[in-house]
Context: one part of a larger RNA
RNA sequence: UUGGGUGUAAAGGGUGUGUAGGCGGCCUUGCAAGUCGGAUGUGAAAUCCCGGAGCUUAACUCCGGAACUGCAUUCGAAACUGCAUGGCUAGAGUUCGGUAGAGGAGAGGGGAAUUCCCGGUGUAAGGGUGAAAUCUGUAGAUAUCGGGAGGAACACCAGUGGCGCAAGCGCCUCUCUGGGCCGAUACUGACGCUGUGACACGAAAGCUAGGGGAGCAAACAGGAUUAGAUACCCUGGUAGUCCUAGCCGUAAACGAUGUGGACCAGGUGUCGGGAGAGAAAUCUUUCGGUGCCGGCGCUAACGCAUUCAGUCCACCACCUGGGGAGUACGGCCGCAAGGUUGAAACUC
Numbered sequence: 001u002u003g004g005g006u007g008u009a010a011a012g013g014g015u016g017u018g019u020a021g022g023c024g025g026c027c028u029u030g031c032a033a034g035u036c037g038g039a040u041g042u043g044a045a046a047u048c049c050c051g052g053a054g055c056u057u058a059a060c061u062c063c064g065g066a067a068c069u070g071c072a073u074u075c076g077a078a079a080c081u082g083c084a085u086g087g088c089u090a091g092a093g094u095u096c097g098g099u100a101g102a103g104g105a106g107a108g109g110g111g112a113a114u115u116c117c118c119g120g121u122g123u124a125a126g127g128g129u130g131a132a133a134u135c136u137g138u139a140g141a142u143a144u145c146g147g148g149a150g151g152a153a154c155a156c157c158a159g160u161g162g163c164g165c166a167a168g169c170g171c172c173u174c175u176c177u178g179g180g181c182c183g184a185u186a187c188u189g190a191c192g193c194u195g196u197g198a199c200a201c202g203a204a205a206g207c208u209a210g211g212g213g214a215g216c217a218a219a220c221a222g223g224a225u226u227a228g229a230u231a232c233c234c235u236g237g238u239a240g241u242c243c244u245a246g247c248c249g250u251a252a253a254c255g256a257u258g259u260g261g262a263c264c265a266g267g268u269g270u271c272g273g274g275a276g277a278g279a280a281a282u283c284u285u286u287c288g289g290u291g292c293c294g295g296c297g298c299u300a301a302c303g304c305a306u307u308c309a310g311u312c313c314a315c316c317a318c319c320u321g322g323g324g325a326g327u328a329c330g331g332c333c334g335c336a337a338g339g340u341u342g343a344a345a346c347u348c
Base pairs, nucleotide, nucleotide: 004319005318006317007302008301012316014201015200016199017198021194022193023192025088026087027086029084030083031082033081034080035077036076037075038074039073040072041071042070049065050064051063052062053061054060091191092188093187094186095184096183097182098181099180103177104176105175106174107173108172109171110154115149116148117147118146119145120144121143125136126135162169163168206247207246208245209244210243211242215241216240220236221235222234223233258315259314260313261312262311263310266293267292268291269290270289271288272287273286274285275284276283277282297304298303321348322347323346330341331340332339333338
């Protein structure tokens, strides 16, 4: 390579937009590149195959035939692919009317709590632990009442609830803004799917500059524990955590399950919309999400099972024994940390 695979054995890219490429709905007509058929030429000899012949046989050799599955030219076929023409509406999109939502960005506002500061009351403890101690407190703490400052996060509602492509999103109001779903008719007329490279987004930590700093808290210090204790526990505590601007580009970035489409028993809950019934409660039905259970089928098993890991199609990504190693070297990116691409010797 062929093949076989990728939920858990090695293997789905963190996610999207989209270039090239690959693939692509129904009908009509034409062309004839692919495709199919005929003819002609060629396809050296030897070899291979078939029929015969010669060495006593065979190997070997010789004769004849077939074959050489190919290429070229030419004449045809027109179903399929392709190209071109005209048309269609079931894919895709647009329009109109509704509708749910922590979807995104900015601005303004709110209350509870922690801490600190000021003042009042008040007196000897408080705090912490398995037990203690470090620690705070007669210079008046802890507790309690009143006032003030500041930062961060938004209890209850809250729900295998919702929204978002993923990362993620939760106090309230306003402004700007993306997407979805349902219903309806009209319109466009295949405008589609996927997507190497590319571009954009991308938790936390980390980095640069400037702010901010209540609580928490790597590092660090002390107290304990212990044989030791560079830990677990306790008292403190700086980066950081927060904001603005710019980097970084990684995660068990997980459903460990790529995207899109078609088809294949059901039952039950829940969220959003529609239709019908009913006085209402509610029920029936339908479309779209999100869960549980379960059959066919699949699976090594576990399990999956119309939200597929079933039956198929299209395209991309990835795997090929363990260690060495996601290392070395080189390239690219980065301020750095490092990221990305990614071996070999050797060894089992």